A computed fold for a 1428-nucleotide RNA from an uncultured bacterium, annotated as small-subunit ribosomal RNA. The RNAcentral record of the sequence draws on ENA and SILVA. Its Rfam family is "Bacterial small subunit ribosomal RNA". Its mean pLDDT, the model's own confidence on a scale to 100, is 83.
RNA sequence: AGAGUUUGAUCCUGGCUCAGGAUGAACGCUGGCGGUGUGGAUAAGGCAUGCAAGUCAAGGGGGCUCGCAAGAGCAACCGGCAGACGAAGUAGUAAUAGAUAGGUACGUCCCUUCGAGUCGGGCAUAGCUUGUCGAAAGUUAAGGUAAUUCCCGAUAGUCUCUACGGAGUAAAGAUUUUCGCUCGAAGAACGGCCUGUCCGGUAUCAGCUAGUUGGUGAGGUAAUGGCUCACCAAGGCUAUGACGCCUAGGGGACCUGAGAGGGUGACCCCCACUGAUGGAACUGAGAUACGGUCCAUACACCUACGGGUGGCUGCAGUCGAGAAUCUUCCACAAUGGGCGAAAGCCUGAUGGAGCGACACCGCGUGCAGGAUGAAGUCCUUCGGGAUGUAAACUGCUUUUAUGGGGGAGGAAAUUAUUGACGUUACCCCAAGAAUAAGAGGUUGCUAAACUCGUGCCAGCAGCAGCGGUGAUACGAGUGCCUCAAGCGUUAUCCGGAAUUAUUGGGCGUAAAGGGUGCGUAGGUGGUUAUGUUAGUCUUUUGUUAAAUUACUCGGCUUAACCGAGGACAUGCAGAGGAAACGGCAUAACUUGAGGAUGCGAGAGGUAUAUGGAACUCUAGGUGUAGCGGUGAAAUGCGUUGAUAUCUAGGGGAACACCAAAUGCGAAGGCAAUAUACUGGAGCAUUCCUGACACUGAGGCACGAAAGCGUGGGUAGCGAAUGGGAUUAGAUACCCCAGUAGUCCACGCCCUAAACGAUGAUCACUAGCUUUUUCGAGUAUCGACCCUCGAAGAGGCGUAGCUAACGCGUUAAGUGAUCCGCCUGGGUAGUACGGCCGCAAGGCUAAAACUCAAAGGAAUAGACGGGGACUUGCACAAGCGGAGGAACAUGUGGUUUAAUUCGAUGGUAAACGAAAAACCUUACCAGGGUUAGAAAUCUAGUUGAAGACGAGCAGAAACGUUCGUCGCCGCAAGGCAAUUAGACAGGUGCUGCAUGGUCGUCGUCAGUUCGUGGCUUGAGUUGUUCCCUUAAGUGGGGUAACGAACGCAACCCUCGUUGUCUGUUACAAGUGUCAGACGAGACUGCCCCUUUUCCAGGGGAGGAAGGUGGGGAUGACGCCAGAUCAGCAUGGCCCUCUGAUACCCUGGGCCACACACGUGUUACAAUGCCGUUUACAACGGGACGCGACGGGGAAACCCUGAGCAAAUCCUUAGAAAAAACGGCCAAGUUCGGAUUGAGGUCUGAAACUCGACCUCAUGAAGCUGGAUUCGCUAGUAAUCACAGGUCAGCCAUACUGUGGUGAAUACGUUCUCAAGUCUUGUACUCACCGCCCGUCAGCCCAAGGGAGCUGGGAAUACCCGAAGUCUGCGCUUGUCGCGGCCUAAGGUAAGCUCAGUGACAGGGGGUAAGUCGUAACAAGGUAACCGUA
Repeated sequence: AGAGUUUGAUCCUGGCUCAGGAUGAACGCUGGCGGUGUGGAUAAGGCAUGCAAGUCAAGGGGGCUCGCAAGAGCAACCGGCAGACGAAGUAGUAAUAGAUAGGUACGUCCCUUCGAGUCGGGCAUAGCUUGUCGAAAGUUAAGGUAAUUCCCGAUAGUCUCUACGGAGUAAAGAUUUUCGCUCGAAGAACGGCCUGUCCGGUAUCAGCUAGUUGGUGAGGUAAUGGCUCACCAAGGCUAUGACGCCUAGGGGACCUGAGAGGGUGACCCCCACUGAUGGAACUGAGAUACGGUCCAUACACCUACGGGUGGCUGCAGUCGAGAAUCUUCCACAAUGGGCGAAAGCCUGAUGGAGCGACACCGCGUGCAGGAUGAAGUCCUUCGGGAUGUAAACUGCUUUUAUGGGGGAGGAAAUUAUUGACGUUACCCCAAGAAUAAGAGGUUGCUAAACUCGUGCCAGCAGCAGCGGUGAUACGAGUGCCUCAAGCGUUAUCCGGAAUUAUUGGGCGUAAAGGGUGCGUAGGUGGUUAUGUUAGUCUUUUGUUAAAUUACUCGGCUUAACCGAGGACAUGCAGAGGAAACGGCAUAACUUGAGGAUGCGAGAGGUAUAUGGAACUCUAGGUGUAGCGGUGAAAUGCGUUGAUAUCUAGGGGAACACCAAAUGCGAAGGCAAUAUACUGGAGCAUUCCUGACACUGAGGCACGAAAGCGUGGGUAGCGAAUGGGAUUAGAUACCCCAGUAGUCCACGCCCUAAACGAUGAUCACUAGCUUUUUCGAGUAUCGACCCUCGAAGAGGCGUAGCUAACGCGUUAAGUGAUCCGCCUGGGUAGUACGGCCGCAAGGCUAAAACUCAAAGGAAUAGACGGGGACUUGCACAAGCGGAGGAACAUGUGGUUUAAUUCGAUGGUAAACGAAAAACCUUACCAGGGUUAGAAAUCUAGUUGAAGACGAGCAGAAACGUUCGUCGCCGCAAGGCAAUUAGACAGGUGCUGCAUGGUCGUCGUCAGUUCGUGGCUUGAGUUGUUCCCUUAAGUGGGGUAACGAACGCAACCCUCGUUGUCUGUUACAAGUGUCAGACGAGACUGCCCCUUUUCCAGGGGAGGAAGGUGGGGAUGACGCCAGAUCAGCAUGGCCCUCUGAUACCCUGGGCCACACACGUGUUACAAUGCCGUUUACAACGGGACGCGACGGGGAAACCCUGAGCAAAUCCUUAGAAAAAACGGCCAAGUUCGGAUUGAGGUCUGAAACUCGACCUCAUGAAGCUGGAUUCGCUAGUAAUCACAGGUCAGCCAUACUGUGGUGAAUACGUUCUCAAGUCUUGUACUCACCGCCCGUCAGCCCAAGGGAGCUGGGAAUACCCGAAGUCUGCGCUUGUCGCGGCCUAAGGUAAGCUCAGUGACAGGGGGUAAGUCGUAACAAGGUAACCGUA
């Protein structure tokens, strides 16, 4: 000192969270020792038991015990002093408290000093004795008695009162040193009372107060005082917060913080208050008295039921409640207190010990050596690595714990005596590594990672988040990290948080400027002079207790802890000084402000009057069938005459052009014209006043639209409403009508996205330009123009500011003053309360709960039913098809034992498959094998292991029998078989773990980088712009300059040609043929256009012209696209008694109500059939192509020349074409499906399930709905041919080859796709996006609520204990009867705070519910605000 978290990324705003410190703590796991502290925070709830306040015999008389006595002891009683201290607690108390600084109308036991005195009398009473009552507590009668008890008298002063004459008040002795007593004066110390200042929250508490405020008199008190009473007056307090309510002991201090602050008030010290709750007095120096009294109340206990007793918030202890807090210990040895002359007694104050890791501090759990880096465990790339010098083992030490021995200080007091702690601290000795380590963490923040298990499960989590089969985040193991007798968690406080901002924040768009003005209080305030000094500054004095903190020194072995010393700060008060600033007072000034005079501008306001255009209505004329409306329509109007048009009249509302970035006004707002009344501002003059100013909480006034009330008015428009459309629906958008309203007058309402989303005022800080009003100068006859000044209104822009956008003399810049407002989002501008309102509602204004974001600006994309430009067989223009038929083939579906698997919009579907009868084959049924059909290694065994042939059973595999043969090498060994073990095998799963390969956008023109520039940054520039191109192709311009991958070119092929070669071709010679190497085309030439360049248009020449045609070649990337079944491959799964492996036979992949894709053949005459005649190219060929010849009607068969190919064969008549003939519009001489019969060929084998030939049969089909596909030239269309695969073939498929050979393109509006630029965005999983509300289910909190229950404070009245005061009475008593006041109690009506409550309403939350689609793009009706 910061970090994480909003986003695709960025900057900002802003909240949440974390790292630090702390605690009277608690909980979890763990736990060796010592020192010092600390420990009932909750129920101020209840308490058993013991103890916590007594002492004095030298005040008194008596009693008892011992004693012969002297005397000693005990303790009850009277008396004295002390029980008002000490100890405990924090309930109450927001001031009768506390802190601090002062004051005086006062008091004081004990103590100190001084002065004076201490004389004379008397009456009682307890104890005691004898009785009475009572269970007890206790009571009561009689008798007699003492005192330092009590009473009377005397005396008295420096005492008190006084009318200054006077009056009044005292005492106690005991004893013989001394201790006392009384009066008075002082002191010390303590206390009473009073005052200033400070000391919580809440205004959703705004008014409070009758002894209230003051006076006079009296009473009362130690004393002032409404403290109390009588009378008089009507005051007193309050927005600087009275009164009320809630909370709370205050301070020194403690925690935190850099500080300012914030929080706290345990222990220790000071003060206050309390003593079961409420009230009251007595005694006393002192109390309204914790361990005293009286009364009331509640509770508890005893009881003989008559009555009594009690108060742990003292020390221990107990119950209860609680997350939670100790021993019914020792001692008066020390310190202190009470009494006493003293000895001494008492002391749960105190000194100590005990319990608790509760906190702080200290120590230890060993040290050194020890590598084959042991074993075990974990990981592994299988090589090794880690644990780890760690252990074992060897040597050493003994802190601590244990045992034994010694042994203080604390003791002070002249000698002596006296230690609870204490078997203490401390010292010595002994034995032995012996007695002693855990907790949390390990994804980031945050130090530290691997393996296994699990599979959005179980779980983790402070925040972000992790977990859906490769989890460093869950659980475990191992390693590691941190701290350590502790470690974590929870709770709370401060910090970080500048996140309440005085130090030290903000308000255009993030939360935040009041809708606007006037103005009260308040705050702030121009220039000069003088005086003064409650602010300010300075010096000094007093105080601010001690402890604490900080510093220095010292004592415990150290530290914590403790002691000593000096010091600082802050506040308050007193005294002296200063006078700059501020205040106050006085005197002046003119620049702020205001006034005066003059001038012009203006939709400023109010009232009245007037006007024209349009609209509508009425009447009339002309006129006829439509009008109107829309995307298209319909409702509607119209033959009773509309619309249209003309004339006349009525009505209400609004004011075209002028008109503008204009003007005016405080804002809302203001627009025809005229008049009247009226407000404000500007300019000029510098005449007057003399600071009169600025701002402005409350307050007052104004305040669009909608709305409300009363009365008018109502043409047009037009919520509601009706109808017509649209639609899935349409309570909407569109259309036809239409009420309130809109208009006027008066009265309310008081809100708007009331916006410049920008409060008012003053000052300062570059300019350029436009415009409105006024003035000056120059000029002019004048106006205009030009220059300057002032006041407004705009645009651009410098510095500066800003998160950026932007603002920028009209500031969002730089300063000053005052006001308002903000502090995460939602809940919510809501609830409750209050005020206002006729109502609607407005103003003020929360919380519970919930989320980790919500948000601003800008960036790159993507998208838009946004825009501009460009391209493409994209559309259009054409040609031919598909979709209808039959068949072939593929797919879905269905079926099946199986119909193996994959591919599924474009980018699957004649696709993987360039050949499923067996094989293939992965599927099914059945039969078999198990180290395996095939591979490698090791070990053992054997060379009669085994191979071949035949037979048997069998569907075969396989099993079994018989026969024949039966190793190599000199050796090492090799080879083969078999057994056993390592292992094999898998077309099993995951293409979402992968490699490789491929598809697609797309052969589209794009995609990037380096350096530099710009930006806080993401990013941007370059790559945008202009011209051009097929092209990011080229050129120009340019904060860019270059470069890369793409484009193009280089490569192949076709077209022209030269040279060379010549197997073959050809009769030769040659070269039309083939190959190799070359040439040729580059906008090179000309004209035009264009910007001079690039390029384009046209032309020449040329075989070919502007990329000559075609091919190969596919950028960065996208689709978790396809493929684990082509191959490879991680992981998972199946396999010693039988497989998901392997072998075999048969079947299936060829099924068939149906749907889809791709094709073939057709539907015919541009055709079909027959006969005849022509012209190819690419290819293939030895288990092959197969000529000639022969046979057959044909498929084909027999024979087998030639050819490993420019030679031979395929190959032929290539077919279409051409010529001739037939067919004559029909289901045909079209079409050929289907079916029957007979054959041929391949092959072990054509049943399921092959092809071909011949004869016969002759379906559907007459050009195909919506829709849809291909193609721009040697292309489409059409015609054949060849090849691969292949025994054969379901090929109509695919890949090639040649023959014949068109039409059309105006053009880019539309559809689709693509590109560039731009725009909007709430999208980024990127529009197949995002997202809103009702309803339904569940959960949660709060408010309302008929009521019900409880608490609190106060009022009125009733009753009224004890007691003070007071009156009266007598029998003078501890008397009786009254009176005032009053606690508790009761009654009554409200107030207030809680709890609970049927029910109803809203809010929030909740993986996959329903209905729609409101918002984000022009979101498909721009959105939003107010109102109804």